Glycine riboswitch aptamer, 115 nucleotides, folded computationally.
Its mean pLDDT, the model's own confidence on a scale to 100, is 79.
The model forms 90% of the base pairs in the Rfam consensus.

[in-house]
RNA sequence: GCGAACGUUGCAAGAGAGCAUUCAGGCGGAACCGGCGGGCCGGAUUCGCCUGAAUCGCCGAAGGGGCAAGGCCGCAAGGGCUGAAACUCUCAGGUAUCAGGAUUGCAACCGGAUG
Repeated sequence: GCGAACGUUGCAAGAGAGCAUUCAGGCGGAACCGGCGGGCCGGAUUCGCCUGAAUCGCCGAAGGGGCAAGGCCGCAAGGGCUGAAACUCUCAGGUAUCAGGAUUGCAACCGGAUG
C1' cells in the first nucleotide's frame, strides 16, 4: 500500500391476516322531551370519531421457543449434551391506510481475516 467477514448510519425495495363483535370513557353531530333566566341547562335516543378492556377468528417476516444431519460424552440403550432455516409453535407481535417489518441492493464510515 491492497484488502474479506462482522458492525453502524443513510437511501431504495420489502409479504401475510376481521376497518370483526361487545362493554366502558371522552369528543362532536342530529332530531326528541323537560326546565326557566329565552338561548342556555339537564335528560334519554341515535350516528360518527378517538382511547382502553374483554371475546371469538386469522397471520408470520421484530423478538422468543422446538429440531434434522453432523459433532462430543457414554460399554451400551428408543441414552445424555450440543445443534440451522424463509421449516415449525404462535409466548410476544401483528390483522384497511399509515406505521412496523425478517431480508436484499447501493453508498459512506468502522474493521483488519488474509496475501

It matches the Rfam family "Glycine riboswitch aptamer". Rfam describes the family as follows. This family represents the bacterial glycine riboswitch.